RNA sequence: AUUUUAUAAAGAAGAGGUAAGAGACAGGCUCGAUGAUCCUCUGGCAACCAACUAAAAGUUCGUUUAUCACGAAUUGGAAAACAGGUGCCAAAUCCUGAUCCGAAUGUUCGGAGAAUAUAAAUU
Numbered sequence: 001a002u003u004u005u006a007u008a009a010a011g012a013a014g015a016g017g018u019a020a021g022a023g024a025c026a027g028g029c030u031c032g033a034u035g036a037u038c039c040u041c042u043g044g045c046a047a048c049c050a051a052c053u054a055a056a057a058g059u060u061c062g063u064u065u066a067u068c069a070c071g072a073a074u075u076g077g078a079a080a081a082c083a084g085g086u087g088c089c090a091a092a093u094c095c096u097g098a099u100c101c102g103a104a105u106g107u108u109c110g111g112a113g114a115a116u117a118u119a120a121a122u123u
Stems, first nucleotide, its partner, number of pairs: 001123001003121006013042005021031003025097004043089003047086003057075007093115001099112005
């Protein structure tokens, strides 16, 4: 970098450094020398993955009296706590946005989809 799947109306600070734009893009609308954005440290939030793992259930072996039952191993697997890998900590992904459908009949509303971001897997 490509592809697939899932999620995105919740949540979350301070200090130091830097220096003028930033919020992906376009149109808006916001934030910003009262220092935004970005970087580092500390702190926090909790989406995914990892880790630990109860019960149900499945498989194998053994005991037993054939079943039932019991024991062991293995598969499986929830919440919470601790804690790890990423991520995130202005505003609904800030709002809208190829396109399609429905409601309404004038413009709006809702849904899907697209785009973007994050995670896991894959090439």